Record summary:
This is a predicted structure of a 64-nucleotide RNA (Fluoride riboswitch aptamer (crcB RNA motif)) from a Bacillota bacterium.
């Protein structure tokens, strides 16, 4: 100096944040589903969580 393995800091798990847990990545992990299409795009649907839970934002309706 190069290569491989392990691993730390740290990061990620389709829309914000906190706690606990799980999984993944170690410059990669990750970036939902359906229809159409010239694969560029266009249209539609669900969800603020990876899971549990709390807060906040957003939409609709009701009461005072």
């Nucleotide at each position: 100096a190069u290569a491989u393995c392990a691993a730390a800091a740290g990061g990620c798990g389709a829309u914000g944040g906190g706690g606990c847990u799980c999984g993944c990545c170690g410059u990669a992990a990750c970036c939902g589903c359906c229809g159409u299409u010239u694969u560029u795009u266009c249209g539609g649907c669900u969800g603020a969580u990876a899971g549990c839970u709390c807060c906040u934002a957003c939409c609709a309706g009701g009461u005072c």

Its mean pLDDT, the model's own confidence on a scale to 100, is 75. Lineage of the source: Bacteria > Bacillati > Bacillota. The model forms 100% of the base pairs in the Rfam consensus.